[in-house]
RNA sequence: GCACCAGUAGUUCAGCUGGAUAGAAUGCUAGACUUCGAAUCUAGUGGUCGGAGGUUCGAAUCCUUCCUGGUGCG
Numbered sequence: 001g002c003a004c005c006a007g008u009a010g011u012u013c014a015g016c017u018g019g020a021u022a023g024a025a026u027g028c029u030a031g032a033c034u035u036c037g038a039a040u041c042u043a044g045u046g047g048u049c050g051g052a053g054g055u056u057c058g059a060a061u062c063c064u065u066c067c068u069g070g071u072g073c074g
Base pairs, nucleotide, nucleotide: 001073002072003071004070005069006068007067010026011025012024013023019057027045028044029043030042031041032040050066051065052064053063054062
């Protein structure tokens, strides 16, 4: 330099072919339980979906470009 993969909640990830309020687990907070904790149960808490632009009635999803990380080739 070229090609490919990945970037979504504090963390690990799902979200398939564009569709209506973007989810799970875990974490955190409060409560129940307990002598106190842990565990368990209940409720709550969380996101400019890496940035910018474009297509579309509608974009996490499609297109362009940039950034970050990884792999391969030279």
Predicted 3D model of a 74-nucleotide RNA (transfer RNA) from an uncultured Pseudomonadota bacterium. Rfam family: tRNA. Its family is annotated with triplet codon-amino acid adaptor activity in the Gene Ontology. About the family: Transfer RNA (tRNA) molecules are approximately 80 nucleotides in length. Rfam classes the family as a transfer RNA. Its mean pLDDT, the model's own confidence on a scale to 100, is 80.